Background:
The part of an RNA shown here (large-subunit ribosomal RNA, domain VI) has 252 nucleotides and comes from a Patescibacteria group bacterium. Lineage of the source: Bacteria > Bacteria candidate phyla. Its Rfam family is "Bacterial large subunit ribosomal RNA". The coordinates come from a structure-prediction model, not an experiment, and the mean pLDDT is 87.
Context: one part of a larger RNA
Parts: sequence; C1' cells; structure tokens
RNA sequence: CGCAAGAAACUUGCGAAGACUCUUCCCUAGUACGAGAGGACCGGGAAGAACGCACCUCUAGUGUACCAGUUGUCCUACCAAGGGCAUUGCUGGGUAGCUACGUGUGGUUUGGAUAAACGCUGAAAGCAUAUAAGCGUGAAGCCGUCUUCAAGAUUAAGUUUCGCUAUCAGUCUCCUGGAAGAUUACCAGGUCGAUAGGCGGCAGGUGUAAGUUCCGUAAGGAAUUAAGCCGAGCCGUACUAAUCAGACGAGA
Repeated sequence: CGCAAGAAACUUGCGAAGACUCUUCCCUAGUACGAGAGGACCGGGAAGAACGCACCUCUAGUGUACCAGUUGUCCUACCAAGGGCAUUGCUGGGUAGCUACGUGUGGUUUGGAUAAACGCUGAAAGCAUAUAAGCGUGAAGCCGUCUUCAAGAUUAAGUUUCGCUAUCAGUCUCCUGGAAGAUUACCAGGUCGAUAGGCGGCAGGUGUAAGUUCCGUAAGGAAUUAAGCCGAGCCGUACUAAUCAGACGAGA
C1' cells in the first nucleotide's frame, strides 16, 4: 500500500515445514527345524543409543555490579578501620539469568491408495491361465492421522462485538518497564496505577562485621554474634517516576 466505508478480539486452513530412527536383552523356546553343531518365523515385554523439543527442581559450569580471605604499594595525618592500583591483583565460595555434563518429554495409534510379491473369478484359446473386463491381500516407503507456521490463499476467507459527524469506536506519539529485543517490532503498565526504582518482610549467598569487653608480654584468641553485609529472586507497600498534553481517525 492492498483486501472498496472505520475498528477490536477470536477463528477456518489453501498451502508450507518438521517428525515418524536404531540397537541389545528377556519370554514364547533351547520349542518348530536339524544326525548333530546350531537354532527360528509369528507374538509379547524390558532396557538403551543417537536425534528433536522444553526447562533449571536436582547435579554441574559461568556468574568482572554478592560475601569472605590474602600479598605488594599509595592515600584517608597516625592507630584502628577503609579506599585506589596490580589480569576481576590473587584465592575460596556463590543468588538470578544463561547453559549441559543435568531433568522432563517425543517418534503412538490406526485409516486410505500402493511397490515387489501372493491370490479370487475369468475368457481370448470348450482346457489352462492372478488379466484381457472385473475383485482382493500386501511395506520402515506414499497420502492422512501428530507438531509448528499459515488469508498478499490478489480466489486477499469467516464469526462476534463496538462505532458512524461528535456523547468520535479505536490507534499512535510520549513516558515507566520487560522472562521481548541490535533498531523496530512484541508484551506488561501509565494515578480508576504495583510498570520500574526506593522501602519493609522473606528466600537465598557469604560465613560470625565494626565497636567494646575479657584472656595473653605479644602474635593472637574468646564473648557480644548463626552476626554483619548482600546484584538480578518472591510477597507487600504509592515514598519517587509513569505529569500535562498532542496527532491520526470512517462513504458509495
């Protein structure tokens, strides 16, 4: 821009893509078969491999805005306590998120038409013949069944609701943000408000802060103290910011 008047929500599915994989073991059964050695079809069951999808409860990794320890040096006048730099200085852990090495789950069921193959009836050709007319069985394969996208499917679909000249349906700009994202888009919100920040509580991480007191000549240790500190998590709370406003918007 189109879909011959404007919107919002929910659908249909033309069509497209994906998946439909394999192995081992057990039972049937040491049965059928076979002199023996060996060793089934059919049918039933159980594990697993690779692959796909989803997720982060567990395990594990990362986690340069979390916590602690520690070396050198500079600074805060000094002590103590801290801060900067040294690959995040180094080391030990680690929330959320993101991940796999982790967890869950899938390839099921049947239907249709068939291939090879096997048949029924049956002439040409009094017989025979699965074929010439006609009718069947039959595969991990094909078309469906399963999953995803999907009306620019220009054949531009359908349903419901709202609004139609001001009591204007709806949308956008703008702003707060996001398990969405390069931008855009999408989604949650914009005071009739929990959208983000802050604050409170909780979870979770680190591991017992500073100060003071006591013990020790001291290095140091103990108590106060499961402390103190804390990013992303959960619940709550209008304290702060989403103010005000503007634009577009419907006839033959």